[in-house]
Molecule: Bacterial RNase P class A
Organism: Rhodocyclaceae bacterium
RNA sequence: GAAGUCCGCCAGGCAGCCGCUGUGCGCCUCGUGUGCAUGGAGGAAAGUCCGGGCCCCAUAGAGCAGGAUGCCGGCUAACGGCCGGGCGCAGCAAGUCGAAAGACCCAAGGCGACGGAAAGGGCAACAGAAAACAUACCGCCGAUGGCCUCGCAAGAGGAUCAGGCAAGGGCGAACCGGUGGGGUAAGAGCCCACCGCAGGCGUGGCAACACGACUGGCACGGUAACCCCCAUCCGGGGCAAGGCCAAAUAGGGAAGCGUUGGCGCUGCUCGCGCUGCUUCCGGGUAGGCUGCUAGAGCGCCGCGGCAACGCGGCGCCCAGAGGAAUGGCUGCCAGGGUAGUUCGCUAUCCCACAGAACCCGGCUUAUCGGCGGACUUCUUUU
Numbered sequence: 001g002a003a004g005u006c007c008g009c010c011a012g013g014c015a016g017c018c019g020c021u022g023u024g025c026g027c028c029u030c031g032u033g034u035g036c037a038u039g040g041a042g043g044a045a046a047g048u049c050c051g052g053g054c055c056c057c058a059u060a061g062a063g064c065a066g067g068a069u070g071c072c073g074g075c076u077a078a079c080g081g082c083c084g085g086g087c088g089c090a091g092c093a094a095g096u097c098g099a100a101a102g103a104c105c106c107a108a109g110g111c112g113a114c115g116g117a118a119a120g121g122g123c124a125a126c127a128g129a130a131a132a133c134a135u136a137c138c139g140c141c142g143a144u145g146g147c148c149u150c151g152c153a154a155g156a157g158g159a160u161c162a163g164g165c166a167a168g169g170g171c172g173a174a175c176c177g178g179u180g181g182g183g184u185a186a187g188a189g190c191c192c193a194c195c196g197c198a199g200g201c202g203u204g205g206c207a208a209c210a211c212g213a214c215u216g217g218c219a220c221g222g223u224a225a226c227c228c229c230c231a232u233c234c235g236g237g238g239c240a241a242g243g244c245c246a247a248a249u250a251g252g253g254a255a256g257c258g259u260u261g262g263c264g265c266u267g268c269u270c271g272c273g274c275u276g277c278u279u280c281c282g283g284g285u286a287g288g289c290u291g292c293u294a295g296a297g298c299g300c301c302g303c304g305g306c307a308a309c310g311c312g313g314c315g316c317c318c319a320g321a322g323g324a325a326u327g328g329c330u331g332c333c334a335g336g337g338u339a340g341u342u343c344g345c346u347a348u349c350c351c352a353c354a355g356a357a358c359c360c361g362g363c364u365u366a367u368c369g370g371c372g373g374a375c376u377u378c379u380u381u382u
Stems, first nucleotide, its partner, number of pairs: 001378010012333007020040008028031001042353001046364002049362005054238004061270004066234005071085005086114001087112003095104003115229002120227002122223002137169002139165003144162002147158004177195006197216003201212004242290004252281006261275005297316008335350006
């Protein structure tokens, strides 16, 4: 310097005129008034996918059912989140081989629905002989027993029957370990070397795991976002929660159960609480206030930690609408694209995704551009 990747921040600025709204302080004609000051929509406000705060059931439990998560260690109020690590998978750049096509290897980084298949069950189309403790389509052998020919015999030869084989070929996404050698009639972990797999031992690590040597059955495949087993966790419903005030109506009608009952606590059982409840028909109300913004808050600094984050100090207040405010117009500037250029600039176009509604921590999705940092590889110079 280039390329690749990851992370953080910003999300246009200034001015003028006009218009909304929260809060505070005034004034007045006390109203939809008016003046001044000061604030006013995001990184995702989106999706409603997780977890909470808060509220009610409710005085608050246990079990079953049901659901969620799933490598290890940490962070957090908590989580299915985040951080670090492990293992696995794919693979860009670079590198190596090659005439090429490609192949091998593969940094930083990316992805992982990452416990268990010897507890049991289920499932796997088509193809194929055969999809799990197997079998033979094409095949190989035919030593041993049988058949035929030659031969006095010994023996030699031939085709293959019985029988042996699963090494070669084929099918398939996948077929009962792989490569090489020995051995055999031909073969096969039958035997051996290496790899792989399993086991315990040693070393390192909190651990998941990694490495090393040794021993060995040389292996009873896959699938658990199928049922299931194991470990851990989980009450239910939700701001349209809930609380207060005012007003109106029909303190209406009918039926059922009734303390051995009824109702409530998601479903069921216990247990607990209350003492009335359930169903149908019909009528009134939908107004106002509150909840509603000072927070698991933000910024800076120091310390600890690889980090997520934690502790401490100092400072700050940064929407609260209520059918829904946070805006409109004009001018200049900034940014980006294209074209031209006398390299000063000129012209033209663009400026994304998108708008709070009780609040917060995450995830996911959409997205114009700008700034900064870190890591890795390559090249050049010293």